[in-house]
RNA sequence: UUCAUCAAGAGUGGCUGAGGGACAGGCCCUGUGACGCCACGGCAACCACGCGACCACCGGUCGCGGUUCAGGUGCCAAUUCCCGCCCCGCGCCUCGCGGGGGGAGAUGAG
Numbered sequence: 001u002u003c004a005u006c007a008a009g010a011g012u013g014g015c016u017g018a019g020g021g022a023c024a025g026g027c028c029c030u031g032u033g034a035c036g037c038c039a040c041g042g043c044a045a046c047c048a049c050g051c052g053a054c055c056a057c058c059g060g061u062c063g064c065g066g067u068u069c070a071g072g073u074g075c076c077a078a079u080u081c082c083c084g085c086c087c088c089g090c091g092c093c094u095c096g097c098g099g100g101g102g103g104a105g106a107u108g109a110g
Base pairs, nucleotide, nucleotide: 001110002109003108004107005106006105011040012039013038014037015036019029020028021027023084025082026081041076042075043074046072047071048068049065050064051063052062053061054060055059080104085101086100087099088098089097090096091095
């Protein structure tokens, strides 16, 4: 930088000891122990793997498969916790609610 996904799902113990939820605001979590690390457990199915079809003959695309003892990642408070910018609709109209898009972020594969 490109593409895909982000409303579902899944926690215990040990060590440590004050912060954490990306950023701003809000709102939360937290000495009944946060963040982090380790062990074990679990979730999911992006890649990998298997089967089939097609294109093509290097290989790629699509579909299906978790009895594929789940190999590489990822994840296991709250929708990515909500929201930031723009547009539309409604309302009690410097605001609130709902919807769409964008931006940012996370993860995977290039």

This is a predicted structure of a 110-nucleotide RNA (SAM riboswitch aptamer (S box leader)) from a soil metagenome.